[in-house]
Context: one part of a larger RNA
Parts: sequence; structure tokens; C1' cells
RNA sequence: GGACGAACGCUGGCGGCAUGCCUAACACAUGCAAGUCGAACGGAAGUAGCAAUACUUUAGUGGCGAACGGGUGAGUAACACGUGAGCAACCUGCCUCAUACACUGGGAUAACAGUUGGAAACGACUGCUAAUACCGGAUAAGACCACACUGUGGCAUCACAGAGGGGUCAAAGUGACUUAGCGGUAUGAGAUGGGCUCGCGUCCAAUUAGCUAGUUGGUGGGGUAACGGCCCACCAAGGCGACGAUUGGUAGCCGACUUGAGAGAGUGAUCGGCCACACUGGAACUGAGACACGGUCCAGACUCCUACGGGAGGCAGCAGUGGGGAAUAUUGGGCAAUGGAGGAAACUCUUACCCAGCAAUGCCGCGUGAGUGAUGAAGGUCUUUGGAUUGUAAAGCUCUUUGAUUGGGGAAGAAAGCAAUGACGGUACCCAAAGAACAAGCCCCGGCUAACUAUGUGCCAGCAGCCGCGGUAAUACAUAGGGGGCAAGCGUUGUCC
Repeated sequence: GGACGAACGCUGGCGGCAUGCCUAACACAUGCAAGUCGAACGGAAGUAGCAAUACUUUAGUGGCGAACGGGUGAGUAACACGUGAGCAACCUGCCUCAUACACUGGGAUAACAGUUGGAAACGACUGCUAAUACCGGAUAAGACCACACUGUGGCAUCACAGAGGGGUCAAAGUGACUUAGCGGUAUGAGAUGGGCUCGCGUCCAAUUAGCUAGUUGGUGGGGUAACGGCCCACCAAGGCGACGAUUGGUAGCCGACUUGAGAGAGUGAUCGGCCACACUGGAACUGAGACACGGUCCAGACUCCUACGGGAGGCAGCAGUGGGGAAUAUUGGGCAAUGGAGGAAACUCUUACCCAGCAAUGCCGCGUGAGUGAUGAAGGUCUUUGGAUUGUAAAGCUCUUUGAUUGGGGAAGAAAGCAAUGACGGUACCCAAAGAACAAGCCCCGGCUAACUAUGUGCCAGCAGCCGCGGUAAUACAUAGGGGGCAAGCGUUGUCC
């Protein structure tokens, strides 16, 4: 000198764009943050109607979603991350393409009704009923399994293609004007997303030198989507280490950011990618996908309810509260846009998101007036008492009106065949009106370092980044005048280069 998610002191006019718990991964009142589909299903209630029926709503069954999106950085020195390869050892719902198929049966169960237990949470028994819920049978291949054959290729185990007989495995309907459409089953391919393996890179300490028994390898098995001591039985005695094992400490990693001419050093806020976590520890279930933030079970700590028998909860989602702290915002508006979930759609949901609010926290821009004005007014300060300076500064005169104020008009963002649809917002912007009117501070002035005098004080009070000032003429303390620097900021402190 530069930088900052900054804080503190003094001061503070406006706008745009950003940013805003770095500390206690401390505890949380309250509200909201994941639903949707009646074009899968049977009911129930309501509305219209004399009725058939039509329409509306939705507790339950069922489907899809809830594994995304959002948060945090505790743990992790590790294939976690980055980069480059590999899988002849793998999976992939929804989506796209292709081929083929969808035949025939059955028994339940919630809702509901009745009885009943419990303070509640929540149940129990009996009876009835539906489905794209569940279960048989059929059909079926190039799918899967074992057997044996041929060809081609390779990377060791092998891979691919073809033909053979044998075994195993499918399905669901709904709906319009019965024709679409939306779905269903099997297989192959793609796309996307993931899983696993390896090379290299990735902090400090040797005042950490030895570590290791599922340990290292093999055989056989189990398990997995898949390889593998991943797990198990047996066998062998190996494996790692001064090229730093092990142990201890610290830490999410990266794209990037800051600084620097660069090499480098430091950092990992916001934004983007990956990982890990969801009160603490453990576990599995469902599912294409989780060992699942707003799911389940067990244990623990804590909080709450209770009729004392037993129950309920998890803000590191968005707001907000207490606490901690030098310190960090609203219990706001809207689904109008972008995106997501469900739905054929209308649409519903969406604290993702878009906006608004608060904060000079930062960056950028603008204003606080412009011109003229000497008898160099008054006042202040200094003075050698002559004057000098403040100083064209003020007053006065002539103008202008950005911002603020008032009135009038008023968007784009809206895309879709027409139409309709804007939270922001009567905002931005445009026009008019009045009037210099309402808008400047902070730090410094001994040297480094731009800027000097007077008074007070008298090694006191004080200053100070370093050198150092102050003990009676202090340009270094305090005040005043003057001056210098920056400016809606200016200084100080902290950290990094």
C1' cells in the first nucleotide's frame, strides 16, 4: 500500500447492486417449510331434482412423490476431495426408441356398522365391501438357470454372436361421442444419475519408531447390483515402516478468493461442484434409489402432558425467542416470473424462488449549489501595533433545481391461437410547481509524513506506530486560530499478503 462476512469511536443526505451468527453442531415458545391424483377404488356427507341421475367435497384403500429442493461443517488426514484412467466385477424409477403381449380365475381387507378398552396417545373383537391392492392358472422369447456345440474376438479369470433340447418367470385397467388419449407386462438399446477399483496430488509434530491376529495371503463357501477378509470355516505366516508406518494435534475438499511483477504465501464467507451430518449412539424396513433433517424401532440425555397406568417431542428448513458474544436482519408480500412434485387437464402445493423490510457492512454513482462580488466589511486569531490572516470566504447581485417535497401521467418484466394472468407497485421512468431553499464530517499538522502559531500546563496532566515529547517561552500534552488529507464517511483495533 492492498484486502475484509468485520467490530469499536465520532459523524451521517440519496440511489443502484451485492452482503449480513465467523461465537454455543447451545436450548427452543409459535406459525409455516411435501404434497398431489375422484380420468385407480368402494363409501360417506352435501347441493339440485318427485325420481332416475348429475354435480361438489374428501376420511380411508391404491399410485406417484416425499432419497429432490433447503440447512450446517460437528466428524473426517480418508480414494473424503482434485485430476487422470478402469469395471471382461455393476445398478439405474420417471424420459426416449424398438419388438412382442395383455387370456382366465380366486380369496381377502381398510373405510363402514355394531360391541368394547383407555385420561390421552392409541387400540381390541365381530360382521359387510371395492380396486390399477393381493394371490392362483394359461401363454411366452433372443430374459434367467443348468447342460452340451459352433464361430469370432480378447485382457488372465473370459467376452460377444448363433443354433439345440430341458426347467423358471408377465400383465390392469381407466376413459371420451367407444375412436383417441392416459396407463399395464416382458425384453433389448439409449440417455441421465449413481456404485466400485486404481495411478498421482493433498497440513503439523520424531520431545510419536516401531505397528498389525481378520492382521497379510490362499482354498472353499456365504453375502451384495457388483469385485473384495465384506463376513465365515480351514490352511500358510505373512503385511506396513526413516521414500516417515503407528501415535498425537489440527482441518470438510475443490473451482476459486486476497495479495504479489512473478515465483509464491494466506484463505476456503457469498456463488458453483463433491463429501459428511440431522438431539447423542445403534439398527434395519419400504423402495429404482435411504440405512432416510420435518419416516420407523431400540438405548441415552433433556423438555413437555398425565386421571401416575402411560404417552409426546427434536429449527445445522424460513421467520422468530432465550443464551453466548466485540458482532450479524422481518414471527413481511406473492406463486406474477424461473424451477420442482402430483395430475389427462383445470389446478393444488412449494419460507425453493421472485420481491419488499432492517443495517454506511461493502462496491459504484450523485448531491449538500453555480457565476459574480474589495471599502479586502464585521467578528475571530496573531502582531514588531504599522499591519497580517481567516478571505471571494461572507453579505449583496444574477442564475440553476439533481436529490428531498407536492401534483399529473405511468411501464417492460407476460411466454402460450384468442382471451385472461404482475407480488414487486402506482415502483422505475416522464411532465409540471415552488424555493438556495432541507443535506458535512472525521483524522492529522516534531521526523518518518502533506500541514504552525498563540495561550494554558510544568517529568504534572498527558501523548506515543518507531525514534521519542513534557522538569517555566513545548510547532510532540490540552484548548483556540490557521493549515493539510480524505469525504458520507473518517479514524482505531484485529487478521492476511
Molecule: small-subunit ribosomal RNA, 5' domain
Organism: uncultured bacterium